[in-house]
RNA sequence: CCCCCCAUAGCUCAACGGCAGAGCAGCUGCCUUUUAAGCAGUUGGUCGAGGUUCGACUCCUCGUGGGGGGA
Numbered sequence: 001c002c003c004c005c006c007a008u009a010g011c012u013c014a015a016c017g018g019c020a021g022a023g024c025a026g027c028u029g030c031c032u033u034u035u036a037a038g039c040a041g042u043u044g045g046u047c048g049a050g051g052u053u054c055g056a057c058u059c060c061u062c063g064u065g066g067g068g069g070g071a
Stems, first nucleotide, its partner, number of pairs: 001070007010024004018054001026042005047063005
């Protein structure tokens, strides 16, 4: 210098272009003598900037960070 992959909640991961979800963690309540466990409920997110589209996590461009390959 060139090519490829990844970036979604605190963590690990989902999501045909059509309301962004799960598990764990957190918070509240129930239960328990208490804690833990268990049960019910609940908060919280799309790496950045543009573009396409009625509509973008999803498609396109540029960039940022991480990983891999080639020279």
This is a predicted structure of a 71-nucleotide RNA (transfer RNA) from a Minisyncoccia bacterium.
Its mean pLDDT, the model's own confidence on a scale to 100, is 81.
Rfam family: tRNA. It is annotated as a transfer RNA.
The RNAcentral record of the sequence draws on ENA.